[in-house]
Molecule: SAM riboswitch aptamer (S box leader)
Organism: marine eukaryotic metagenome
RNA sequence: UCAUCAAGAAAGGUGGAGGGCCAGGCCCUUUGAAGCCUUGGCAACCGGCAGAUCCCCAUAUCUGCAAUGGUGCCAAUUCCUACCCGGAGGCAAAACCGGGAGAGAUGA
Numbered sequence: 001u002c003a004u005c006a007a008g009a010a011a012g013g014u015g016g017a018g019g020g021c022c023a024g025g026c027c028c029u030u031u032g033a034a035g036c037c038u039u040g041g042c043a044a045c046c047g048g049c050a051g052a053u054c055c056c057c058a059u060a061u062c063u064g065c066a067a068u069g070g071u072g073c074c075a076a077u078u079c080c081u082a083c084c085c086g087g088a089g090g091c092a093a094a095a096c097c098g099g100g101a102g103a104g105a106u107g108a
Stems, first nucleotide, its partner, number of pairs: 001108005010039005018028003023081003040074003045070002048065006078103001083100005
């Protein structure tokens, strides 16, 4: 910089009080948190294979297959909100709905 983020997938051991990035909220947790180990699972981002587009080749794009390759992931939408815009609402504000920005995560 680009792509994706409403789907999907947990047990055992160890460990002992924390965890969900930060703040607020809300939630998970001694019916045992984080971390580490083992096993299992999810997933097609890269890589691989096949096909289509193509006069042909390469590139590229798209589709499909596969989890024995490289990563990733396995409470809650990225748990929700935080800034801006629109809708709805109302005296006003708020609760509510949608879009965008920002932040973050993962991959290349």